Bacterial small signal recognition particle RNA from an Anaerolineae bacterium, 100 nucleotides, folded computationally. Its mean pLDDT, the model's own confidence on a scale to 100, is 75. The source organism's lineage runs through Bacteria, Bacillati, Chloroflexota and Anaerolineae. It matches the Rfam family "Bacterial small signal recognition particle RNA". From the family's description: The signal recognition particle (SRP) is a universally conserved ribonucleoprotein involved in the co-translational targeting of proteins to membranes.
[in-house]
RNA sequence: GGUUGGGUCCCACGCGGCAAAGAUCUGCGAACUCCGUCAGGUCCGGGAGGAAGCAGCGGUAAGCAGAGCCCUUUGGGCGACGUGGGGGCGCCUGGCCUGA
Repeated sequence: GGUUGGGUCCCACGCGGCAAAGAUCUGCGAACUCCGUCAGGUCCGGGAGGAAGCAGCGGUAAGCAGAGCCCUUUGGGCGACGUGGGGGCGCCUGGCCUGA
C1' cells in the first nucleotide's frame, strides 16, 4: 500500500429480566331484587296429601382483601445476549498478500 472480516451505529426479530394489568388459588361477600334447602307458621283439602314461602343454613354474583409468578397481554436508551438486514471507512481490532 492492497484485500478481506469483526466490533462500535441504525432497523427488525428472538431470548432473558423489570413494571403494570388480566387470568388462577384462598378468604370475605346480596335485608330486599341469584340459586338450593326451607324449622316455625300460613293457605287448599273431609282426609291422604299438596302449594306458596319468612327466619336460618349452604353455594355463589357484582365487589373487596391476601397469595404466588405456573399462564396471557402491554410497555420501554433494561441487557457488553443471539440472528438477519442496512450503513460507512469516523474509531478500534484480526487474517492474507506485497513493498520499504